Predicted 3D model of a 136-nucleotide RNA (FMN riboswitch aptamer (RFN element)). The coordinates come from a structure-prediction model, not an experiment, and the mean pLDDT is 75.
RNA sequence: UAUUAUUUUCGGGGGAGCCGCGCUGCGGCUCAGGUGAAAGUCCAAACCGGUGGUAAAGCCCACUAACAGCGCAAAACGCUGCCGAGCAGGUGAGAUCCCUGCGCCGACGGUAAAGUCCGGAUGAGAGAAAAUAAAG
Numbered sequence: 001u002a003u004u005a006u007u008u009u010c011g012g013g014g015g016a017g018c019c020g021c022g023c024u025g026c027g028g029c030u031c032a033g034g035u036g037a038a039a040g041u042c043c044a045a046a047c048c049g050g051u052g053g054u055a056a057a058g059c060c061c062a063c064u065a066a067c068a069g070c071g072c073a074a075a076a077c078g079c080u081g082c083c084g085a086g087c088a089g090g091u092g093a094g095a096u097c098c099c100u101g102c103g104c105c106g107a108c109g110g111u112a113a114a115g116u117c118c119g120g121a122u123g124a125g126a127g128a129a130a131a132u133a134a135a136g
Stems, first nucleotide, its partner, number of pairs: 003134008016030006033043002046116002048106002050063004058104002067081005086102005108119003
């Protein structure tokens, strides 16, 4: 220096107002702008963006999670399916990644119809970092 194995740690954000704390989060209290019997779900306004690759990416490529099916007595696990959304201009050697402008998208169950609330989930996970060992 690269490879393999094992172990450990880390590994998803977001709705109003107020308060507390060991404070970039967590917890508690109140009930909001409009409509309505009822909405954090509709209208209005606001906010958020997992992992790897590549010129720095929610909407380019790939993967995970979720959802559906199958195998197994069952679980773990494996296989298959499904898997959303971006254009224009600028800079540059190079950008659908940066800058400017205008857009768009978001699993399942619950509930007045939910990316943001509650739940499966103190779960799982693409992967990231570190340590140890082995061989060269």